c-di-GMP-I riboswitch aptamer from a Bacillota bacterium, 96 nucleotides, folded computationally.
RNA sequence: UCCCGACAAGGGCAAACCCAUCGAAAGGUGGGGACGCAAAGCUACGGGUCUACAGUCGCCGGGUGUUCCGGUGACCAUGACAGCCGGGCUGCCGAA
Numbered sequence: 001u002c003c004c005g006a007c008a009a010g011g012g013c014a015a016a017c018c019c020a021u022c023g024a025a026a027g028g029u030g031g032g033g034a035c036g037c038a039a040a041g042c043u044a045c046g047g048g049u050c051u052a053c054a055g056u057c058g059c060c061g062g063g064u065g066u067u068c069c070g071g072u073g074a075c076c077a078u079g080a081c082a083g084c085c086g087g088g089c090u091g092c093c094g095a096a
Stems, first nucleotide, its partner, number of pairs: 004094002012037002017032006035083001041089003045086003048081003055075008
């Protein structure tokens, strides 16, 4: 130095749930709270998962010269998730 990771030391993060807030949603942020975590620090690059406002198409209804409006279904990432797996970058401590 790398691998590795202890009932070590000093610290760190914080699932579910609750409150507030942003968002159409997934989800984010702040506070409380701890299931867990040695990268549970950062990064959507590959895979995966979640969501579907807008958009496209269909159906139903309304309206109509055309346009259009409402409801509903399917599709759709450009939206998310790093605490799903892998990759990349960075990093505290030091028993075996």

Model confidence (mean pLDDT): 88 of 100. The organism belongs to Bacillota, within Bacteria. Of the family's consensus pairs, 95% are formed in the model.